[in-house]
Context: one part of a larger RNA
Parts: sequence; structure tokens; C1' cells
RNA sequence: CUAUUGUUAAGGAACUCGGCAAAAUGACCCCGUAACUUCGGGAGAAGGGGUGCCGCGUUAGGGUGAAUAGCCCGAGGCGGCCGCAGAGUCCAGACCCAAGCGACUGUUUAUCAAAAACACAGGUCUCUGCUAAAUCGAAAGAUGAUGUAUAGGGGCUGACGCCUGCCCGGUGCCGGAAGGUUAAGGGAAUGUGUUAGAGAAAUCGAAGCACUGCACUGAAGCCCCGGUAAACGGCGGCCGUAACUAUAACGGUCCUAAGGUAGCGAAAUUCCUUGUCGGGUAAGUUCCGACCCGCACGAAAGGCGUAACGAUUUGGGUACUGUCUCAACAAUAGACUCG
Repeated sequence: CUAUUGUUAAGGAACUCGGCAAAAUGACCCCGUAACUUCGGGAGAAGGGGUGCCGCGUUAGGGUGAAUAGCCCGAGGCGGCCGCAGAGUCCAGACCCAAGCGACUGUUUAUCAAAAACACAGGUCUCUGCUAAAUCGAAAGAUGAUGUAUAGGGGCUGACGCCUGCCCGGUGCCGGAAGGUUAAGGGAAUGUGUUAGAGAAAUCGAAGCACUGCACUGAAGCCCCGGUAAACGGCGGCCGUAACUAUAACGGUCCUAAGGUAGCGAAAUUCCUUGUCGGGUAAGUUCCGACCCGCACGAAAGGCGUAACGAUUUGGGUACUGUCUCAACAAUAGACUCG
């Protein structure tokens, strides 16, 4: 010097990104216990007190037992004894306040992430009438399900409370069938080739066959019409105006499918920004409460609250300490030298 431990004057988080680590708390009995709350909780809240041994007395009371037997448990009271110390060792919750997120128990990156991520009960939309939809499989067949719409599949949301606004123009889905467009297939006329035949010849040329041709016919789809946003999604700009100023309840105008409602808001979202004001500190880029100028919140990619819960995140406090001021000593094992 390193590792693992122990103790430490005075101070007590001044350490540090951060109380990381350590210290502290700790058992049982009794007293006592706030806000808030879904009335269950919160709660072991918090905060206090007691604990050994001996005698009264192998007691009040209780258990077992058929039993006034025996055996066992034993609160409480009074008096006394000893030690620095009586849950005498080991073992053995630290606690409180405020805020964010997620309701909760649960699940997860085997081997750097346990979480605010996933799941969840609940909500809602949609498909599916049974040989169900959906899925696996060239198929047979199987799962769904030995189930039958209070069932099953898929999507989104995520307890509970209060709620969930406007837009169907685009995309999607559902419905409609009058019209337009439209495939294969069907297919008339025409034209060409061939030749029985006609003709003196040039040439014409029936039927059949072959080719060409494409009028007409021809479904869904698309166009079209309507519905649908807890479907994908979207939810404006400029100018003026009140008898101080400022601001604009109000007005004008352009555009749009409609112009963001309630609630919340410098937020896990705020660039400017350490916004401004208040609180906490002697001093606070964090934190809490407000304001609203929301660069770029917003209503099931849910909005706002919320008791309980959390090895969750942030801020503060009590207790406690070698984290620190600032380091010291000790123990064990190494390191170093010899072997």
C1' cells in the first nucleotide's frame, strides 16, 4: 500500500450527480396514534413506557380431566436484591412530509435495463348463426370447442370517480343500385382465301370450310349516392375597436370538412428559459403553489382527479453516523525480504 473488519475527540451530509456506503431502528407487552379515504384502510402511523432475579404465593384467573386429584399456562399488585447495562449474546422495521408516473397482486431484457415498459379486472368498437369467424395444413384433418352471441376471434383503452366536444372534404369500412366505364366468354354484318358452277375470255362466283372483323351482349370493381371518428385522421389567418395607458367582451374580412369544447398547462410535453410572482434556504438551473405569452397539452395512440399499493422517479425533514472537515489506531490475510 491492497482486501475484509473494529473503534474514534469536536462537528454531523459541510461528502457527493445523489446520504452511494456505513451508522441508526429492530423482539414482546402496555399506552397512544394525524391528514386523507373507495370507510376496508392509512396503521407497526407518528410518539411514549415496561422487560432480570427473590419473597408474599408454587397467587387472581384459565386449560386439560369424570373430578374438589394430578399436570400445565399464568395477567396484575406489594416488598426486596445485584450490575455500567436485565428483549444484557446471536437474531431482530429507520421514520415523516410533498410531488410525478403506473390503480392494485403479478410479468420482463437467462448473462449491464425490473421500470413510468408488458399484463390486468373493467370500458368500447368490430367480425362470427355453427361444417361459425379466426388459425395451422397443397389435402385429409386439427385448434376454436365436445364451446353456441351472457359464446368465440381481432383492434384500441386500461381499477374507481367526473367526463369523453366539433369535423365524413381525403383514406378506410359498411350500405345502395338508376346511370357512366369495364374482362374472359358469346357473337351479327363486312372483307379475304378456297371452288361446284357460269362465261369465248377477262372475270364473276352459291353452299360448306378457314381466316378476318367487331356492332351487340357481358359481373364484381371503379366513377357515382348515402352512412360511419372508442375507424386512419384533422381541429385557421389578417385587420380594427372601450373617455389615461394597456387589453379587447365587440366588429370586419379571407379560407376551411371543421376551426381545439371541458379539463389541464414552463408540464416525463416550454425552444426563448435559471420565464414572472410566492414558499422553502443565509444563499435553491432542482422542488412545491400560482400565472398563461400552450415554439409544439387536450379528451379511450383517452382528458382531469384519486384512497391503497411500488427494491419506481423528484424535492424536503427528523434520527443517525469516518460520506466529509481530516485523518488516526488496531485485528486478520496479502503485498516486500529470506527460505